[in-house]
RNA sequence: GGUACGACACCGCCGAGUCGCCCACGGGCGAGCCGGGGAACCAGGUAACCGGGGUGAAUCCGCAGGCCACUGCGGUAGGGCGGUCCCCUUCCCGCCCGAACCCGUCAGCUAACCCGGUAGGCGGUCCCGAAGAAGGAGUA
Repeated sequence: GGUACGACACCGCCGAGUCGCCCACGGGCGAGCCGGGGAACCAGGUAACCGGGGUGAAUCCGCAGGCCACUGCGGUAGGGCGGUCCCCUUCCCGCCCGAACCCGUCAGCUAACCCGGUAGGCGGUCCCGAAGAAGGAGUA
C1' cells in the first nucleotide's frame, strides 16, 4: 500500500413488527400498529364429491423431465427500490421479488363482544453505470 473478514456507531431497505414503563433479565404491563373469530340486513337452494379456510405482493399460463409428488426453464396477475432539493400523484427509465408458513373437517359479510402478533432478513459509510418529464399540497 492492497485485499478479505469482523465489531461498534450512524444512515437506509423489505415487513404490522415501533415507543414508554417495570423486571427475578426468563420476561411482563401499556400505547401505537397489524391479524383472526363473531349478529341483524345482504349474500347463500339441497345433496354428493376432489374437503375447506387463513397470513402474505407472492397468483396463474406454457414447455421439458417424472408413475405421482415435484423439479427446471420462460413468462405472468401482483409487489418493492432507485432516478427532480424535500413530500404526494401520474408518466418514463433502470434494478429486483413474484416465497414461505399456519388452522385441522371448521369459520361469507358482520355492530356489540372475544382472541392473537409486535418477528425475521438485508444494504451503505473515499470515489465507484447512465438517467428524467408534468402537476399538486404544504413549509420557510